[in-house]
Context: one part of a larger RNA
């Protein structure tokens, strides 16, 4: 509980595909379901409501109207909707030509650092902090060289840049492969748009099971610090990060902004097309930022990439606290997720 709302006050589903269902471009003929008008029938009486009556009046009663917004059946009308047939190209897809990019995936190769072993040169410190200390070094460490091995990650290029539906995607080749866009012809003819239910993808952290572990590092463990220090520094280090198969399904999954169309002034930067090019003006379509008319907003802000007018579908809110708790119930190995309240309390 509505003629409201939904960045930031509570409230946009993490995305996407999509089945019911809601919504849907143009033009003609038919149909009359919806929609409007007509007429009949029925919608009991009391009651409510109006008028006038009878009890000295009032309450009360009586009588007549309206009312009773509905349904039933019938005879019209046809402009929206719906149904049915026929046509149409603007939506929407398709083709054919060109263009893009850290889009996905799978394999191979590369160079810098790091570490660690080995050899050599070579001696006492090194390392690390606010200062220290544990640590590591005469069984030659740190430093330099030279050779080998690992496993991760991909500097400059690098950007307000680019791809993607989101999550996310960067070394260099190469196979697969999916998308976006541009311009013209062509071709199908509303095929469209939204989405409960459902499917499908989904970052880290964490589970299973075999592998791998250079470097970092929860957990630990020693040195500081300190009143204390279960931290914040320092010095080691496990799981893990990594890979390949399966779960897990959740993040401030953010643009805290659903999705789709259509409108509504300018200016200036990038990104990839197309057009013009003798000069001058400079044009168009995707996308990507930045500032601002109008208008919007409590303001901050938004402002053709709307939080502005408008339409259609979808999700969501409805005081704080209990509580995203509890109990059920699916799901999952587990951790736990999804759904999701109450008493009470301010």
């Nucleotide at each position: 509980u509505u003629g409201g709302g939904u960045u930031u006050a509570a409230a946009g589903g993490g995305u996407a595909c999509g089945u019911a269902g809601g919504c849907g471009g143009a033009u003609u003929u038919u149909u009359a379901a919806g929609u409007c008008c007509g007429u009949g029938g029925u919608g009991a009486a009391a009651g409510c409501c109006u008028a006038c009556a009878g009890c000295u009046u009032a309450a009360c009663u009586g009588u007549a109207g309206a009312a009773u917004u509905g349904c039933c059946a019938u005879g019209g009308a046809u402009a929206c909707u719906g149904g049915a047939a026929a046509u149409c190209u603007u939506g929407a897809a398709u083709u054919c030509a060109g263009u893009u990019g850290a889009g996905g995936u799978a394999a191979g190769c590369g160079g810098a650092a790091u570490u660690u072993a080995u050899g050599a040169u070579g001696u006492a410190g090194c390392g690390g902090u606010g200062a220290a200390a544990u640590g590591c070094a005469u069984a030659g460490a740190u430093a330099u060289c030279a050779u080998a091995a690992a496993g991760a990650a991909c500097a400059c290029c690098u950007a307000u840049u680019g791809c993607g539906a989101a999550g996310g995607c960067a070394g260099c080749u190469u196979g697969c492969u999916g998308g976006a866009c541009u311009u013209g012809g062509a071709u199908u003819g509303a095929c469209g748009c939204u989405a409960a239910a459902g499917u499908a993808c989904g970052a880290a952290a964490g589970c299973g099971u075999g592998g791998g572990u250079a470097g970092c590092g929860a957990a630990c463990a020693g040195g500081a610090u300190u009143a204390g220090a279960u931290a914040c520094c320092c010095u080691g280090g496990u799981a893990g990060u990594c890979c390949a198969c399966g779960c897990c399904g959740u993040a401030a999954a953010c643009g805290a902004u659903g999705a789709u169309u259509a409108c509504u002034c300018g200016c200036u930067g990038c990104u990839g097309g197309c057009g013009a090019u003798a000069c001058a003006c400079u044009g168009u379509c995707a996308g990507u930022g930045g500032c601002c008319a109008a208008g919007c907003g409590a303001a901050a802000g938004c402002g053709u990439u709307a939080a502005g007018u408008a339409a259609u579908c979808c999700a969501c809110c409805u005081g704080g606290g209990g509580a995203g708790u509890a109990c059920g119930c699916u799901c999952g190995c587990a951790a736990g997720a999804g759904u999701g309240a109450a008493a009470c309390u301010c």
Small-subunit ribosomal RNA, central domain from Ekhidna sp., 346 nucleotides, folded computationally. Lineage of the source: Bacteria > Bacteroidota > Cytophagia > Reichenbachiellaceae > Ekhidna. Model confidence (mean pLDDT): 88 of 100. Rfam family: Bacterial small subunit ribosomal RNA.